The RNA shown here (small-subunit ribosomal RNA) has 1520 nucleotides and comes from an Actinomycetota bacterium. The sequence is in RNAcentral, with records from ENA and SILVA. NCBI's taxonomy places the organism under Bacteria, Bacillati, Actinomycetota.

[in-house]
């Protein structure tokens, strides 16, 4: 620079990933239909079901110029007006019939057919052809009936006989004639085999219409060629199915013959045995074929309406006849079946022509004009005649056009819808104001289509004109794919939905509105095709783990084939011829105002046939040529290779002897079972069987499956060395064949051990198991079967080519020598570049990179099953569906999370060791239970002395009862009134009623503020729902050490690295090391307490010295030394010093210190979990009541109690009670309070009152403890429940239901089953004290304080919990997971089944219509001979026989539907019922094969595999 115009991909398995893989969407088309709508026009299309059945009218006639006759109109003539005859040289019309051509076209449907039907190309030398064109010739004599019409005769009709008579372009004879035909035989020339073409010559045969005319011609008859038109025949080409593998007697082929227009087994005599298939014969399904149409980027796929070509059909089925042509859609004939007439004797009939009607159906039109125009029959024309056509009507069925208005118009009206009440949206939309007139409508003109005439369309198209925004808008959709959001209702309901899926009270999915999105006279919705889906793959997959390599060789056939020389042109590759209808399609152009349609060119139609080249690759020929593949021969050589025969030692077992006594044996642990009749044990002898310890070894041999002691016979195969010989002999292999583990079967042997099935024990909830003690088939052999395995390297053979490193086995060669090196070829492991792979991984032993060839695979699940072949004795093998279900099912890695996997490592986890709990009594609380009401909440750890640091009333929310209704509480409004008090009344109060003082504050003189009343609606209120709308807070994992991030790096990705390793530590605490570098919440620390020093300071605290005083006391002056308070600093960092450790982190010991490795407590609590806990602390969405579920009141209840439970408290006594006496705290409260001291009460407390808002005064004596008494082990001088009398304090009130006091009573308890709980030092224990709450009510609960004060920790095996690493995994709501199987129920669909109904194709036989064809033909007959009134003869025909033959009938099979009592296994179904096989080592490792058993999943025995966890050992390998 041409040319080319042309390919989009989403959702949906998973916690997330990839990859595999179905499913679904999103275009586009349509003879469609349904829903909801609906203004026009133009151009097409319009029974896809029931080839079901039809009513009526049409749809093929037509010529009088073939012909005889009738009728009608016209002249004349005569008339008895009935009519009769004439005329035609003279007319026009009609017409049944004889004749002619047409009726075989035109128009419908697609039953049937899988076929020479069709398409395409070729043949026909094997052939036909009316009408028409062209060319040649020709047309003499004559003859005999017939229809009609007359006449009678049968019928109901339909029709029909019979008799007379008649014409002809009907029919027949004769004559002529060939270049025609047949038939002898000859010569040329061609050819593709029979043959063909031409010449010449004999014999025999065949014609016809002197018709009709309008005089122009129209037709006859022969031959001859043309154009259209058919027939036959051949190659090639287009469905499915091998669960159809063999089919075939006119079958394949010959001579013959018959028959056709003609070829042929197309048919018939006779001969041979042939012919067809795996390149799919036969047979079964389906189906009219092409042009083409619809997609698709093509390849390709599906499809065959409309137009246009061939084919078949015409009510079913069979048959001829006329004819040029048919075996005929609107023709005969016969059968059948329906329907219709009928006089019951017998007829009539076929819309799949056009309209119509039933009827099937989701569903498909007018019983329309016209033959004006195309075109068809006839005719010589005129012209008839044509549901072909041409037109209109129906219907948005479909494509194409137009239109339903155009400009301007903000207060952004109304109104709707929203709303955060501000507002925003419908919206310039509308209203209003200018304009405009397409179509539709009214009135006028008014066509092409028509060449002389002739127009259904049609007063139509189109033109002018007029009035007016007038008359014309919907459907679908809006999570996501997929443009396009909110309100309401609803509450898993009702509904939606193509696929993921929405709905369980805040639905942008479900109804309904506003809004928006797309389409638009329309939209959507269903159904079919194609597309996308490279999801069957030619283009353009795949096959180790996803579906998928045959178990393994051998081999047919078939595909593929080494080098190298010539020929050859089949395959290939180019050139040209012919065909490839038209219509369509693409591209130009042009008509309809555009388009849609519609016309003109052109292009393009991969095929086919023909021909002329080219000859690289293939093929094929050359009994070509070659040696690298392959084979063969020499010569070594390993070996668990077959196969037979023999032979050998442990061992176990049985038997016999002996020795010898009581137990053996088995197990987690036992029992069965053996044993005093002498086992077990030992020892000697003996019998029989089976299998072959060490060696031995990811060594070896073999195709695989397999193969082990030892010899010995026979025997396959490989490997290396040599390189003599053969010369492509080679590689795969559909089918077949033969090997083929264990398990099984048949026979007939053996049988020691070990062992399905059984049995008995044990285990268990159960135990048809796992474990134990016997045991049968079987396990051996010989023989014959079977034919399968996780038969696996889950990886088919076979050749070539791609880095190495490192074992090992067998041969070789070379180089030094006594065994080493180095190379070589063949096997055999390991690692491992490159490369591939979804990834795991695979890498010269390929799963890379190419080629040849065969096997499989196309989504899970039914199911490797059913059904049918095949093969087995049988078990079963093996081939191999479908209905139905379901959106996954899977492979591979990740990253949790689990394990009755494994390593480390911690923790009052265990263990040791103290006191508890379960048992008593009594508190308290909580399920249960009553109840009117026992108010709600927490419910494993983590609810149960919890919310509640305190229910008599109140509290409080619950119940029965009585009031109230703008309300007890807020805010606005209107009106009176100050506010606010006094006092009685009536009730259980709330509440009602009366009464009484009372006039304040500011003020512009209108009024206002606070409060009170009382009205009005807005609105208050709710401890009512929802803690699974929520904030806030709180538990728990757990004071576990852990959770992230950014960049950087690996990996396609999830994600991984960093956080793994080695150490260490209470810590991810710190050190080393590392594709990692670094940071972040967390740990530490940093705060507060506590322990010890110093320092400041010194009241209310403190008192050593100095002093005063007191019966005593820091009571006083004083003083800062100490205690002590307050502040403020030091101090502790593995700092020092050994050891050990890696010159590290650190750790062990040790010093010094009040304190030693986080000193001891304490606040603090990472990421997250658990939809943990609270709507009843608050706070709040939504939803409920609103004369009540709000509110007020007094009374009752939360305290009621059979029996469970949980936490406490006192106890069971002498380490003790029980009396006297006597010492030490800390750390808290106190004005509505703490209350001394005095006095009274025995005692709870009273009663008067100091002090003290508190380092001062009060509570307030701390108890165990100490000293000394007493009791003497008992239901007590232990324990104190219960109960009964009698007080005391609170408080308005202690009946229900309060706490304390005294005196009496004096229960159960005598240390506590299985279990089970706290606790590692000021720790448990033990023993007081304080304090919130709180009118009183805690001995016991809770927080706090201090006294006295222990014991053990070997240790990490084991329970529990957690941490980090690794591992498996079918888990992921994560083991409280997942999930198999029977059973029992309801529903699908399917198989079996005794049988039942039909259908299709054969078959045997029986009957045997019409018809063709043969015979025959006594009956009958004009044309032609002969003789001639008669007849007789050729020929013909009726009849009748025969072959052949459809419906029909019988019969036994076949095949294929449907139905079926029962019946069997499959799906599927919300929370049924047994049990727990599988996932983890799934608690007995799983699976595969195969046998037996068993409710069931399953168990078990054999003999394979790893797709087995975990510990150990060899062996190789990587590293160093």
């Nucleotide at each position: 620079u041409u040319a080319a115009c042309g390919g989009a991909g989403a959702g949906u398995u998973u916690g997330a990933u990839c990859c595999u893989g179905g499913c679904u969407c999103a275009g586009g088309a349509c003879g469609a239909a349904c829903g909801c709508u609906g203004g026009c026009g133009g151009c097409g299309u319009g029974c896809u079901u029931a080839a079901c059945a039809c009513a009526u009218g049409c749809a093929a006639g037509u010529c009088g110029a073939a012909c005889g006759a009738u009728c009608c109109c016209g002249g004349g003539a005569c008339u008895u007006c009935g009519g009769u005859c004439c005329c035609a040289a003279u007319g026009g019309g009609a017409u049944a019939g004889u004749g002619g051509c047409g009726a075989a076209c035109g128009g419908g449907u697609g039953a049937g057919u899988a076929u020479c039907a069709c398409g395409u190309g070729a043949g026909a030398a094997a052939c036909c052809u009316a009408c028409c064109c062209c060319g040649a010739a020709g047309a003499u004599g004559g003859g005999a009936a017939u229809a009609g019409c007359c006449c009678a005769a049968g019928g109901a009709a339909a029709c029909c006989u019979g008799g007379a008579u008649u014409a002809a372009u009907a029919c027949c004879c004769a004559a002529u004639a060939a270049u025609c035909u047949g038939u002898a035989a000859u010569c040329a020339c061609c050819g593709c085999a029979u043959g063909g073409u031409g010449a010449a010559c004999g014999c025999a045969g065949c014609a016809a219409a002197c018709g009709c005319u309008c005089c122009g011609g129209c037709g006859c008859u022969u031959c001859g060629g043309g154009a259209g038109g058919g027939u036959c025949u051949c190659g090639c080409g287009g469905c499915c199915u091998a669960u159809c593998a063999g089919c075939u007697a006119g079958u394949u082929g010959g001579u013959g013959a018959g028959g056709u227009a003609a070829u042929g087994g197309c048919u018939c005599a006779c001969c041979a045995a042939g012919g067809c298939a795996u390149c799919g014969a036969c047979g079964g399904g389906u189906a009219g074929c092409u042009g083409g149409u619809c997609u698709g980027a093509g390849a390709g796929g599906a499809c065959g309406a409309u137009c246009a070509g061939c084919c078949a059909c015409a009510c079913u089925g069979g048959g001829a006849c006329u004819g040029a042509g048919a075996c005929a859609c609107g023709g005969c004939c016969c059968a059948g079946a329906c329907u219709c007439c009928u006089a019951c004797g017998g007829g009539a009939g076929g819309c799949a022509g056009c309209a119509g009607u039933g009827g099937g159906g989701a569903a498909u039109c007018u019983u329309g004009c016209g033959c004006a125009a195309u075109g068809g029959g006839c005719g010589a024309a005129a012209g008839c005649c044509u549901g072909a056509c041409g037109c209109a009507g129906c219907a948005a069925c479909g494509c194409c056009g137009c239109g339903u208005g155009g400009g301007g118009g903000a207060u952004g009206a109304a109104g709707g819808c929203u709303c955060u009440c501000g507002g925003g949206u419908c919206g310039u939309a509308a209203a209003c104001c200018c304009c405009u007139u397409u179509c539709a409508g009214c009135a006028g003109g008014g066509a092409c289509g028509a060449a002389a005439a002739u127009g259904a369309c049609g007063g139509u198209a189109c033109c002018u004109g007029c009035a007016g925004a007038a008359g014309a808008a919907g459907c679908g959709c809006c999570g996501g794919c997929c443009a396009a959001c909110u309100a309401c209702g609803u509450g898993c309901c009702a509904g939606c939905a193509g696929c993921c899926g929405c709905g369980g009270u805040a639905a942008u999915a479900c109804g309904u509105a506003g809004g928006g999105c797309g389409c638009a006279a329309g939209c959507g919705u269903u159904g079919u095709c194609c597309g996308g889906a490279u999801u069957u793959a030619u283009u353009g997959g795949g096959c180790g783990u996803a579906a998928a390599g045959a178990g393994c060789u051998c081999g047919u056939a078939g595909g593929c084939g080494g080098u190298u020389u010539g020929g050859u042109a089949a395959g290939u590759c180019g050139g040209g011829u012919g065909u490839g209808a038209a219509a369509a399609c693409u591209c130009a152009g042009g008509g309809c105002u555009c388009a849609a349609c519609c016309c003109u060119g052109a292009g393009a139609c991969g095929c086919c046939a023909c021909u002329c080249g080219a000859u690289a690759c293939u093929g094929c020929c050359a009994u070509g040529a070659c040696u690298a593949g392959a084979g063969u021969c020499c010569g070594g050589u390993a070996g668990a290779g077959g196969a037979g025969u023999g032979u050998g030692g442990a061992a176990u077992u049985c038997c016999u002897a002996g020795u010898g006594u009581a137990g053996c044996g088995g197990u987690g642990a036992a029992a069965u079972g053996c044993g005093c009749a002498g086992a077990u044990a030992u020892u000697a002898g003996g019998a029989g069987g089976a299998a072959c310890a060490c060696c031995a070894a990811c060594a070896g041999c073999g195709a695989a499956g397999g193969c082990a002691g030892c010899a010995c016979u026979c025997u396959g195969g490989g490997c290396c060395g040599g390189u003599a010989c053969u010369g492509a002999c080679g590689c795969u292999g559909a089918g077949g064949a033969g090997c083929g583990a264990a398990a099984g079967c048949g026979u007939g042997g053996g049988g020691a051990g070990c062992g399905a099935a059984c049995a008995g024990g044990a285990u268990u909830a159960g135990a048809u198991a796992c474990c134990c003690u016997g045991g049968u088939a079987g396990u051996c052999c010989a023989c014959g079967c079977c034919g399968u395995a996780a038969a696996c390297g889950a990886u088919g053979a076979g050749u070539g080519c791609u880095a190495g490193u490192u074992g090992u086995u067998g041969g070789g060669a070379a180089g030094c020598u006594u065994g080493c090196u180095u190379u070589u070829c063949a096997g055999u492991g390991a690692c491992g570049c490159a490369g591939c792979u979804a990834a795991c991984g695979c890498g010269u032993u390929a799963a890379g990179c190419a080629c040849u060839c065969c096997g499989c695979c196309u989504g899970g699940g039914g199911a490797g099953u059913a059904c049918g072949g095949u093969c087995g004795c049988a078990a079963g093998a093996u081939u191999a569906a479908a209905a139905c279900u379901c959106a996954a099912a899977g492979g591979a890695a990740u990253u949790g999370a689990c394990g009755g996997g494994g390593g480390c490592c911690c923790g009052c986890a265990c263990a040791a060791g103290c006191g508890g709990u379960g048992g008593a009594g009594c508190a308290u609380g909580u399920g249960g239970u009553u109840u009117a009401a026992u108010u709600c909440g927490a419910u494993g750890c983590a609810a149960c002395g919890c919310g509640a640091a305190g229910a008599a009333c109140c509290u409080u929310a619950c119940c029965a009862g009585g009031u109230c209704u703008u309300g007890a509480c807020a805010u606005c409004c209107u009106g009176c009134g100050a506010a606010u008090u006094u006092u009685c009344u009536a009730g259980a109060g709330a509440u009602a009623g009366a009464u009484u003082a009372g006039u304040g504050c500011c003020u512009u003189c209108g009024g206002g503020a606070a409060c009170g009343c009382a009205g009005u609606g807005a609105c208050a209120g709710g401890u009512g729902c929802u803690g699974c709308a929520u904030g806030g807070c709180u538990g728990u994992c757990g004071u576990c050490a852990g959770c992230u991030c950014g960049u950087g790096u690996c990996g396609u990705g999830a994600g991984a690295u960093g956080u793994u390793g080695g150490g260490u530590u209470a810590a991810g605490u710190c050190c080393c090391g590392c594709a990692a570098c670094g940071a972040g919440c967390g740990c530490a620390a940093c705060c507060c307490u506590u322990a010890u020093c110093c320092u400041a300071u010194g009241u209310u605290g403190c008192c050593a010295g100095c002093g005063c005083g007191u019966a005593a006391u820091g009571g006083c002056g004083g003083g800062g030394a100490c205690u002590c308070g307050u502040g403020g600093g030091a101090g502790a960092c593995u700092g020092c010093c050994g050891g050990c450790g890696u010159c590290a982190a650190g750790u062990c010991g040790g010093a010094g210190g009040a304190a030693g490795g986080u000193g001891g407590g304490g606040a603090c609590g990472a990421c997250g979990u658990c939809a943990a806990g609270u709507c009843a602390u608050c706070a709040u969405g939504c939803c409920c009541c609103u004369u009540a579920u709000a509110c007020c009141c007094a009374g009752g209840g939360c305290u009621g109690c059979a029996a469970a439970c949980a936490u406490g408290c006192u106890a069971c006594a002498a380490u003790g009670g029980c009396c006297g006496g006597u010492a030490c705290a800390a750390a808290g409260g106190g004005c509505u309070g703490c209350g001394a001291a005095a006095c009274c009460g025995c005692g709870a407390g009273g009663u008067c009152a100091a002090g003290c808002g508190a380092a001062u005064c009060c509570c307030a004596u701390a108890a165990a403890g100490c000293c000394g008494g007493u009791c003497u082990c008992a239901g007590u001088u232990c324990g104190g429940a219960u109960u009964g009398a009698a007080g005391u304090c609170u408080g308005c009130a202690a009946c229900u239901c309060g706490a304390c006091u005294u005196c009496a009573u004096g229960a159960a308890g005598c240390u506590g089953g299985a279990g089970u709980c706290g606790c590692u030092a000021g720790u448990a224990a033990u023993c007081c004290c304080a304090g919130a709450u709180c009118a009183g009510c805690a001995u016991u609960g809770c927080u706090g304080g201090g006294g006295u004060g222990a014991a053990u920790a070997c240790g990490u095996u084991c329970c529990c919990g957690g941490g980090c690493c690794u591992u498996g995994u079918a888990c992921a709501c994560a083991c409280c997971g997942c999930c198999c199987g029977u059973c029992a129920c309801a529903c699908c669909a399917c198989g079996a089944a005794a049988g039942u109904u039909g259908g299709c194709a054969a078959c045997a036989c029986c009957c045997g219509a019409a018809g063709c064809c043969a015979g025959u033909g006594g009956c009958c007959c004009a044309a032609c001979c002969c003789c001639u009134u008669g007849g007789g003869g050729a020929g013909g025909g009726a009849g009748c026989u025969g072959u052949c033959g459809a419906a029909g009938g019988u019969g036994g099979g076949g095949u294929u539907a449907g139905c079926g009592a029962u019946u069997g296994g499959g799906g599927u179904g919300a929370a049924g019922u047994c049990g727990u096989a599988a996932c983890a080592a799934g608690g007995u490792a799983g699976c595969c094969g195969u046998a037996c058993c068993g409710g069931a999943a399953g168990g078990u025995g054999c003999g394979g595999c790893u797709g087995g966890a975990u510990c150990a050992c060899c062996u190789c390998c990587u590293u160093u």